The RNA shown here (transfer RNA) has 73 nucleotides and comes from candidate division WS6 bacterium OLB21. NCBI's taxonomy places the organism under Bacteria, Bacteria candidate phyla, Candidatus Dojkabacteria. Its Rfam family is "tRNA". Rfam links the family to the GO term triplet codon-amino acid adaptor activity. It is annotated as a transfer RNA.
RNA sequence: GGGGUUGUAGUUCAACUGGUAGAACAUCGCAUUCGCAUUGCGAAGGUCGGGGGUUCGAUUCCCCCCAACUCCA
Numbered sequence: 001g002g003g004g005u006u007g008u009a010g011u012u013c014a015a016c017u018g019g020u021a022g023a024a025c026a027u028c029g030c031a032u033u034c035g036c037a038u039u040g041c042g043a044a045g046g047u048c049g050g051g052g053g054u055u056c057g058a059u060u061c062c063c064c065c066c067a068a069c070u071c072c073a
Stems, first nucleotide, its partner, number of pairs: 001072007010025004019056001027043005049065005
């Protein structure tokens, strides 16, 4: 320098191949307990890596950039 994969909640990861984005753990509240833990119920938490384009509408399609991993040189 060139090719490929990945980037989504605090963490680990799904989903939809265009139409309001979810789980588990973690956090907070309530119940349970003398209290703690466990368990049950509920809540909060996301500019879907950044920018631009296409579109009525983009996490999804196209282009550029950034980061991690990997292959070639």